[in-house]
RNA sequence: GCCGACUUAACUCAAUGGUAGAGUGUUUGUUUUGUAAACAAAAUGUUAUCGGUUCAAGUCCGAUAGUCGGUU
Numbered sequence: 001g002c003c004g005a006c007u008u009a010a011c012u013c014a015a016u017g018g019u020a021g022a023g024u025g026u027u028u029g030u031u032u033u034g035u036a037a038a039c040a041a042a043a044u045g046u047u048a049u050c051g052g053u054u055c056a057a058g059u060c061c062g063a064u065a066g067u068c069g070g071u072u
Base pairs, nucleotide, nucleotide: 001071002070003069004068005067006066007065010024011023012022013021018055026042027041028040029039030038048064049063050062051061052060
């Protein structure tokens, strides 16, 4: 240089073009002499960025950026 894959909550990951979710973690409460555990509840978010298609885009298309891999 060329080719390909990936980018969603603090972390690891889901989500048929039609209300963005789960587990872990965090916070609060209950329980305990106290801590942990357990149970209940709450807060997460410009779905990497910018455009396009569509009544409607995390999803489809293009560009850019980043990460990883392959190849010369």
The prediction has a mean pLDDT of 81. The RNA shown here (transfer RNA) has 72 nucleotides and comes from Candidatus Organicella extenuata. Its Rfam family is "tRNA". The family's RNA type in Rfam is transfer RNA. The source organism's lineage runs through Bacteria, Pseudomonadati, Verrucomicrobiota and Candidatus Organicella.